[in-house]
Source information: A computed fold for a 73-nucleotide RNA from a Bacteroidota bacterium, annotated as transfer RNA. NCBI's taxonomy places the organism under Bacteria, Pseudomonadati, Bacteroidota. The prediction has a mean pLDDT of 80. RNAcentral records the identical sequence in 3 taxa. It matches the Rfam family "tRNA". Rfam classes the family as a transfer RNA.
């Protein structure tokens, strides 16, 4: 210095052809146990990396940049 993949909840990851953003785990509140795990029910948690654009509507399509990853020079 070039491609390319990737950055979404505390972690790990999904999100289809654009139509209000979800699993697991984890926290926490409740049952159940002597009492702890376990299990059972439930809750709470988000500037979708950052700025514009484009749309009636954008995690997503565009364009810049900013972090990690791989390859090439």
């Nucleotide at each position: 210095g070039a491609a390319c993949c990737g950055g979404u909840a505390g972690c790990u990851c999904a999100g289809c052809u654009g139509g209000u953003a979800g699993a697991g785990c984890a926290a926490c509140u409740g049952g159940c146990u002597u009492u702890u795990a376990a299990c059972c029910a439930g809750u709470u948690g988000g500037u979708c990396g950052u700025g514009g654009g484009u749309u009636c509507g954008a995690g997503c399509c565009c364009c810049a940049c900013c972090c990690g990853g791989u390859u090439c020079a």